Transfer RNA from a Nitriliruptorales bacterium, 73 nucleotides, folded computationally.
Its Rfam family is "tRNA". Its family is annotated with triplet codon-amino acid adaptor activity in the Gene Ontology. It is annotated as a transfer RNA.
The prediction has a mean pLDDT of 81.
[in-house]
């Protein structure tokens, strides 16, 4: 330098054009317990990497850039 994949909650990841963007773990609060753990119930946390384009409508499709991983040279 060229090619491929990934970037969504604190972490691991779903979601592949229309719903208020979800799950598990973690955190916090509650019930239970003498206390802790476990179990159960609940809560908060996201301008979906950035910018532009397409579209009535974009996390989702296209382009560029940034970051991470891999391959070729």
């Nucleotide at each position: 330098g060229c090619c491929c994949c990934c970037g969504u909650a604190g972490c691991u990841c779903a979601g592949g054009g229309g719903a208020u963007a979800g799950a598990g773990c973690a955190a916090c609060g509650g019930u239970u317990u003498c206390c802790u753990a476990a179990a159960c119930c609940g809560u908060g946390a996201g301008c979906c990497g950035c910018a532009g384009g397409u579209u009535c409508g974009a996390a989702u499709c296209c382009u560029g850039c940034c970051g991470g991983g891999g391959g070729c040279a």